RNAcentral holds the sequence, with entries from ENA and Rfam. Predicted 3D model of a 72-nucleotide RNA (transfer RNA) from Sistotremastrum niveocremeum HHB9708.

[in-house]
RNA sequence: GCCUUCUUAGCUCAGUGGUAGAGCGCAUCACUAGUAAUGAUGAGGUCGUAGGUCCGACUCCUGCAGGAGGCA
Numbered sequence: 001g002c003c004u005u006c007u008u009a010g011c012u013c014a015g016u017g018g019u020a021g022a023g024c025g026c027a028u029c030a031c032u033a034g035u036a037a038u039g040a041u042g043a044g045g046u047c048g049u050a051g052g053u054c055c056g057a058c059u060c061c062u063g064c065a066g067g068a069g070g071c072a
Stems, first nucleotide, its partner, number of pairs: 001071007010024004018055001026042005048064005
């Protein structure tokens, strides 16, 4: 330098065009003499970034940034 792939909640990951979810974690409540466990409820994400396509983009296309792998 070129090619492939990844970037979504605090963490690990789903989500292949119709306004984003789970597990763990966190908070509150219940339970307990108290803690843990368990149950219920809740908070938390301009989906890396800048553009494009489309009636509509996490999703398709391009540039850039960062991570991983490969070729020279």
Source information:
Taxonomically the source falls in Sertulicium niveocremeum (Eukaryota, Opisthokonta, Fungi, Dikarya). It matches the Rfam family "tRNA". The coordinates come from a structure-prediction model, not an experiment, and the mean pLDDT is 83.